[in-house]
Molecule: transfer RNA
Organism: Candidatus Kaiserbacteria bacterium RIFCSPHIGHO2_02_FULL_55_17
């Protein structure tokens, strides 16, 4: 120096053009318990930055941050 790949909630995956962006574990509050654990109920929380393209973009396309790999 080049090529692939990968970035989505505090974690660990889903959603691959169209709906309010889901699901478990985790965080709060409430029941339940003598307390705790466990269990029920209810809340919270996100698309890596800019830009295009589309009537619409997690999703397609170019840069650009950062990460694996591999070539040299």
């Nucleotide at each position: 120096g080049c090529c692939a790949c990968c970035a989505u909630a505090g974690u660990u995956c889903a959603a691959u053009g169209g709906a309010u962006a889901g699901a478990a574990c985790g965080g709060c509050c409430c029941g339940u318990u003598c307390c705790u654990a466990a269990u029920g109920g209810g809340u919270u929380g996100a698309u890596g930055c800019a830009g295009g393209u589309c009537c619409g973009a997690u999703u397609c396309c170019u840069g650009c941050u950062g990460g694996u790999g591999g070539c040299a």